[in-house]
Context: one part of a larger RNA
Molecule: small-subunit ribosomal RNA, 5' domain
Organism: Chloroflexota bacterium
RNA sequence: GGAUAAACGCUGGCGGCGUGCCUAACACAUGCAAGUCGAACGCCCUGGCUGACUUCGGUCAGCCAGGGAGUGGCGGACGGGUGAGUAACACAUGGGUACCUACCUUUCAGUGAGGAAUACCGGCGAGAAAUCGCCGACAAGACCGCAUGGGCUUGAGGAGGGAGACCUCUGCAAGCAAAGCUCUUUUCGGAGGGCGCUGGAAGUUGGGCCUGUGGCCGAUUAGCUAGUUGGUGGGGUAAACGCUCACCAAGGCGACGAUCGGUAGCUGGUCUGAGAGGACGAGCAGCCACACUGGGAUUGAGAACGGCCCAGACUCCUACGGGGGGCAGCAGUGAGGAAUUUUCGGCAAUGGGCGCAAGCCUGACCGAGCAACGCCGCGUGCAGGAAGACGGUCUUCGGAUUGUAAACUGCUUUUCUGGGGGAAGAGGAAACAAGGACGGUACCCCAGGAAGAAGCCCCGGCUAACUACGUGCCAGCAGCCGCGGUAAUACGUAGGGGGCAAGCGUUGUCC
Numbered sequence: 001g002g003a004u005a006a007a008c009g010c011u012g013g014c015g016g017c018g019u020g021c022c023u024a025a026c027a028c029a030u031g032c033a034a035g036u037c038g039a040a041c042g043c044c045c046u047g048g049c050u051g052a053c054u055u056c057g058g059u060c061a062g063c064c065a066g067g068g069a070g071u072g073g074c075g076g077a078c079g080g081g082u083g084a085g086u087a088a089c090a091c092a093u094g095g096g097u098a099c100c101u102a103c104c105u106u107u108c109a110g111u112g113a114g115g116a117a118u119a120c121c122g123g124c125g126a127g128a129a130a131u132c133g134c135c136g137a138c139a140a141g142a143c144c145g146c147a148u149g150g151g152c153u154u155g156a157g158g159a160g161g162g163a164g165a166c167c168u169c170u171g172c173a174a175g176c177a178a179a180g181c182u183c184u185u186u187u188c189g190g191a192g193g194g195c196g197c198u199g200g201a202a203g204u205u206g207g208g209c210c211u212g213u214g215g216c217c218g219a220u221u222a223g224c225u226a227g228u229u230g231g232u233g234g235g236g237u238a239a240a241c242g243c244u245c246a247c248c249a250a251g252g253c254g255a256c257g258a259u260c261g262g263u264a265g266c267u268g269g270u271c272u273g274a275g276a277g278g279a280c281g282a283g284c285a286g287c288c289a290c291a292c293u294g295g296g297a298u299u300g301a302g303a304a305c306g307g308c309c310c311a312g313a314c315u316c317c318u319a320c321g322g323g324g325g326g327c328a329g330c331a332g333u334g335a336g337g338a339a340u341u342u343u344c345g346g347c348a349a350u351g352g353g354c355g356c357a358a359g360c361c362u363g364a365c366c367g368a369g370c371a372a373c374g375c376c377g378c379g380u381g382c383a384g385g386a387a388g389a390c391g392g393u394c395u396u397c398g399g400a401u402u403g404u405a406a407a408c409u410g411c412u413u414u415u416c417u418g419g420g421g422g423a424a425g426a427g428g429a430a431a432c433a434a435g436g437a438c439g440g441u442a443c444c445c446c447a448g449g450a451a452g453a454a455g456c457c458c459c460g461g462c463u464a465a466c467u468a469c470g471u472g473c474c475a476g477c478a479g480c481c482g483c484g485g486u487a488a489u490a491c492g493u494a495g496g497g498g499g500c501a502a503g504c505g506u507u508g509u510c511c
Stems, first nucleotide, its partner, number of pairs: 001511004006507005013378006019371002021336001026334003030331003035074003040071002043068011081290003091214007099207002104203008112146001114144002121136006151176005157170005180195006216262003223253003228250008265287004269280004292312005314325004342368001344367003350364001351362004381411004391402004415452001416448006425438001455500005460481003466495005476483002
């Protein structure tokens, strides 16, 4: 000098774009952050209309609109947070394959005929509650077996290719599927369309696993290892493998640093530097890991922040028998700290989930608020104006300086205030319509008036900028050298000056 997720002191007009718990992965009140589908299914409640019955109180049936919990489907494995752990195939990069992949795309072949349950519900009961038990009935695209098999899987064969692993072709045996809903039309038989469902093949996307190479410190850590290294056989996985087990052999790693200890998420990148290099890894993007701590399984194509179970610590409710909870989601609170924001608006846009759709949900996101925390831009006027005014300071008392600075005259109106207008962002025959949080914002026009807007640090040398007074090794200054003990350009104040400027200085950290 540059840089900063900065903090502190003094000061502070505006706008745009960013950024904002680096400390206690400390504990959390409250609200919200993942639902959706009635075009899968039965039921309950409310309102309206129609019809039948009526003891005139109502009851039953159908239709329409709305609501509720439940069965079922898809989604809760994405999105969002954090960096604790991890020195590791965790990451980066380059290879490999013994594997899986819901939804989506392409394509082939199907979608037949049946059955038994169960939640909600009704009855009874237990409990303070959370919740639970017994009995009864009922539905489905929930569940179950049967049929069929283009095919798939498995088994033992045949032929061809190949060094082999294995691949291709071909027949045989066994096993293996499915679900309906809705719209239009109808001569009420049906016909056509949409969304689905089942089995295969391929693609896409995403992942699993293996591996070469690369990137921290310590030898005041030198030996480490028994499922350890390899084999055979069994098991297991979507899949290779000591992944696991039994037996057998005795191997495997290490000064090219094993093992142990310390530290640490990794990368694209960021800062600095002419570069080589050094330091860092906030924000944005990719990957990984974690979700109170530890462990476990279930469901599922895929696994667990706002799912389940167990144990522990903490905390809350309790009728003392027993129960509930997990902000490292968005806000917010306490604590810690030098230090880090609103318990805001909206789904209008982009994107996501569900749905045929209308739509619903979305603290993702888009916006607004707070903070000079950073970068960038703008303003605080412009021109004229010497009696060189007053005042201040210094003085050799003549004057010098502040200083064209002010006053005064003329001008301008960026910005400001008031008034008026006022967006784009929105989507087009994409099925239609409505629809903007920001926001009466940006922007445009008119009017008014220099009007409302300058500080901070420094002035001994390094280093741009000097005098007076006070103080008297005191009070104090200080980055280094060093100033201060009676004329201090170094302390304090004043005048003047220098530098930067809505900032200026100090401190911390890196180059």